[in-house]
Order: sequence, then C1' cells, then structure tokens
RNA sequence: GGAGUCGGCCAGGCAGCCGCUGCCCUUCGGGGUGGAGGAAAGUCCGGGCUCCACAGGACAGGGUGCCAGGUAAUGCCUGGAAGGCGCGAGCCUAUGGAAAGUGCCACAGAAAAUAUACCGCCCCAUCAGCCCUCACAGGCGGGCGGGGUAAGGGUGAAAUGGUGCGGUAAGAGCGCACCGCGCGGCCGGCAACGGCGGUGGCAGGGCAAACCCCACCCGGAGCAAGACCAAAUAGGGGGGCAUCGGGGCAACCCGGACGUGUGGUCCGCACGGCUCCCGGGUAGGUCGCUUGAGGCGCGUCGCGAGGCGUGUCCCAGAUGAAUGGCUGUCCAAGACAGAACCCGGCUUAUCGGCCAACUCCACUU
Repeated sequence: GGAGUCGGCCAGGCAGCCGCUGCCCUUCGGGGUGGAGGAAAGUCCGGGCUCCACAGGACAGGGUGCCAGGUAAUGCCUGGAAGGCGCGAGCCUAUGGAAAGUGCCACAGAAAAUAUACCGCCCCAUCAGCCCUCACAGGCGGGCGGGGUAAGGGUGAAAUGGUGCGGUAAGAGCGCACCGCGCGGCCGGCAACGGCGGUGGCAGGGCAAACCCCACCCGGAGCAAGACCAAAUAGGGGGGCAUCGGGGCAACCCGGACGUGUGGUCCGCACGGCUCCCGGGUAGGUCGCUUGAGGCGCGUCGCGAGGCGUGUCCCAGAUGAAUGGCUGUCCAAGACAGAACCCGGCUUAUCGGCCAACUCCACUU
C1' cells in the first nucleotide's frame, strides 16, 4: 500500500423567527422546563401487569432438542464440544433416537432392503463345430442346462465398511496389516466429548424441518386488559298520595266507571296518574400511564454472558392524538423511518462516516 475478518459508536451541526404538546409558576399579559428510534417497524419468541378459569393429575394440542452457564424468562445470550467451509483472522450448523412400530427412497438400474446376479469371472454336465493326430491323447472358441462369485463393468444422491497383501476354481473379513466402526477398560473433563491401550471380523443403507418415540416447557384472553366517578331520556325495584259504589273498627277486600293497546265491531284480555328514594347500564370524565428486571460512573467477582455493592440522574406520555415550519450559515450534503401499557430478545429496513482489535498478500527498512 492492497484485500479482508470482527466488535462498538454517530445518525446533519449552529443561529434567528413563528407554532404544537405534557408538567410547574402566574399579577392571567405571560414565563420556565421536558418532548421519538436504533430500529419507535414486523408482531416472530419470552416475561411483567390485568381480568377470567383453576385442588391435583392425566389425555389432547403446541413448542423446544449437542453440553455447561447467564437470566424474571426465552426458541435469546455467553463459553465450550462435534461436523462443515476458508491459506488465515474467522464464519455456518433443528446437532436426541433409524434392532419400538409404520411409512418413503423419483429417474436410472439386476437389485433401494427378508436383499439381489444385467454384463462379466469361475466350476460341473451336455451338444455339435474347428485345429492337431493314422488313432488315442490334446487344444480353441460357442450354444443350452445346473451351480459358485459382490473382485471388475454399468446405474444412481445413495449399492451392504475402505486400501493393500495373502488366499481361492473364481471370489469373498475367508486370513492378516493399517484406517474406519461396535463393545467394554483406564486417563482428562461438571458435561457434551477427547486421548491411550485392549477386544470383536463387522452389525438390518438413508430420511425423524415423514408419522412416531424419548426428555423438557406451555391454562385462556389481552390496556378496546381492567378499576373508579357518573348526567338527560327510557326501563327495573320500593315508599307515599290521588278516583265512584259496597263491605270492614282498621290494614284492606270486592265490583264498576274512564282512558290506552289488541280488533272492522262487541265480548274478552293486558296496562294505568302524580311524587320521592334505591340500584344497574349509556354519554362524558378519572385512573391504569410511565420510577423501570431503568440510564450512567466507580469498586468487586467471573474467560464471558452477567452477578453483587455503592454513588448519581429523572429522560415523551397524547386520546383526533404534540414532537413541526420558514430563513440564514457550515460541512463529509444528511438514509431507513415515527411512540400509543411496559420490558428482554430476534428478524427486517437504513445515506455517509468514525474508532478499536485481528488476518492474508506485496514492497521498503
């Protein structure tokens, strides 16, 4: 100098004028002070909070899935293991179980799982042919049949451990060595797992983000949750008062009249005026609402995520819903985007730039 890896940070600055909104003060004129984000987003996980349900457990359903730790909790984070990629810094991984059972494995291929024989190789039997021979013997390739064989060819994403030597009619863990694998032992590690030596010729290939099995976790709905205050009108409950006749000491009972509704009309049936009180709901209002698993500094424990202690700070809280507009100026020329109960994560979007650590290549000293 070039090419990269990884972690963190900023998110136009300043000034003037005019606005909007929460809170505080006010002499009601106004003044002071706070006012979006790293993602406020997607609503994908996990919690708090609220209401409903609930003795406990099981089933169903959903989720998670190497190990250990962190945490309020997690599917998140940290540290590690194994496998894969990269020269490297580093990055990626749903990474439990395939002899519990079921299912699937396209095309090609003989065969995709109780294995199997298409070509090839080998043995036996038989048939005819050719060569050689006087003949016997012998040799050559071929057809059909029976059997052996997984070395070789070919198919496939994948073919029943791999390579080599021996062995054999040809072959084969058939035997041996090494590698791989299984089993048990010792050592290291909390563990996942690793190392060493032993032993077994070696096991029914893959798929569980197919059903399933195993282990662990999960009650439902969500701030329009939910709580409180509370008109007018209508309706509900209760008390009092009021109307004709008869009965009764009275409370009250019986009957009628009138009105309204039903109906074309009559009978019938139902209802009844005024006033006060009570409780529920609606409009409206208040709370929930922002002090919180909070930010920052220091100390301390831990490799780390984080824990503990201490000091300090208060940093939007609306409800038609504020956080804006104009001008000037500077620069590197300004992206994605905007709270609505709160918090921890993940994911996605994002102009330009800064800082720290590290790797590889080339050159110079």
Bacterial RNase P class A from Methylomagnum ishizawai, 365 nucleotides, folded computationally. Its Rfam family is "Bacterial RNase P class A". Its family is annotated with tRNA processing, dimeric ribonuclease P complex and ribonuclease P activity in the Gene Ontology.